[in-house]
RNA sequence: GGACAGAGUAGAGGCGCAACCUGCAAUAGUAUGGCUGACGAGAUCGUGCAUCGAUGACGCAGCAGGAAAGGGCAUGUUGCCGAAGCGUUGAUACAGGCACACUGUAUGGCGCUGGUUUCAUGUCGAACAGGCAUGUGACUGUCACCAAGCGAUUGGUGGAGCGCUAUCUCAUCC
Numbered sequence: 001g002g003a004c005a006g007a008g009u010a011g012a013g014g015c016g017c018a019a020c021c022u023g024c025a026a027u028a029g030u031a032u033g034g035c036u037g038a039c040g041a042g043a044u045c046g047u048g049c050a051u052c053g054a055u056g057a058c059g060c061a062g063c064a065g066g067a068a069a070g071g072g073c074a075u076g077u078u079g080c081c082g083a084a085g086c087g088u089u090g091a092u093a094c095a096g097g098c099a100c101a102c103u104g105u106a107u108g109g110c111g112c113u114g115g116u117u118u119c120a121u122g123u124c125g126a127a128c129a130g131g132c133a134u135g136u137g138a139c140u141g142u143c144a145c146c147a148a149g150c151g152a153u154u155g156g157u158g159g160a161g162c163g164c165u166a167u168c169u170c171a172u173c174c
Base pairs, nucleotide, nucleotide: 001174002173003172006169008167009166010165011164014081016080017079018078019077020076022074023073024072034063035062036061037060042052043051046100047099048098049097084113085112086111087110088109091107092106093105094104095103096102114140115139116138117137119135120134121133122132123131124130142159143158144157145156146155147154148153
């Protein structure tokens, strides 16, 4: 001086990802509560307790009122590029009157997915919005190999983010 395992730092992919505030549509004239009428015995998610109920519960009809959460859209702000999403079994905590069960949220472990998107099926959802899973296409980024080209690059095949690019330190080698 060069190569360079491992480690560090900084970046790229674009309708890029996620969170939050505000507003809007919808949820919905729904739920809950109030009043009135009729009925007449249980209601309470599955079980038990508790609670309410002949002073008429639950449910039904009418009247006047009348939400919210989750999800969606738009602007903005913030954090980022396994961003994030999903699955999983069990673990912890919280919530649903209490316990079990169940459901949801959050944290962590393991596993899968490069990203966006059309369509189909299924599922969640009030939804024709949207999410998720699977499959099938398209586009795109990246690397490897092959081919063409003076070159920029183009085409084809394939892989995966534990990747790729740049830079840097260093074991080791020359």

Predicted 3D model of a 174-nucleotide RNA (Lysine riboswitch aptamer) from a Sporomusaceae bacterium. Lineage of the source: Bacteria > Bacillati > Negativicutes > Selenomonadales > Sporomusaceae.